Molecule: c-di-GMP-I riboswitch aptamer
RNA sequence: AUAACUAGAGGCCAAACUCACCGAAAGAUGAGGACGGAAAGCUAUAGGGCCUGAAGCUUCAUGAGAAGUAAUGGCAGCCAGUUGCCCAU
Numbered sequence: 001a002u003a004a005c006u007a008g009a010g011g012c013c014a015a016a017c018u019c020a021c022c023g024a025a026a027g028a029u030g031a032g033g034a035c036g037g038a039a040a041g042c043u044a045u046a047g048g049g050c051c052u053g054a055a056g057c058u059u060c061a062u063g064a065g066a067a068g069u070a071a072u073g074g075c076a077g078c079c080a081g082u083u084g085c086c087c088a089u
Base pairs, nucleotide, nucleotide: 003089012037013036017032018031019030020029022027035077041082042081043080047079048078049075050074051073056069057068058067059066060065
């Protein structure tokens, strides 16, 4: 340096749920809490996928409203891209 990701040490992150708070929602943030994780670090205009459905538009109703469409809103703990730690072999 490369491969593999099994054993170990010291650490790291924090699902569901609860509370507070922001938001139309999805979801985010903080505190508590641990299901799990070797990239659960980073990247969401510039690969795919998923979630929501505000504005706008269309139709119906014509009082509010309802349905469809719609990302410019989100998810990196879906795949992916990228960087990268100790140690036995």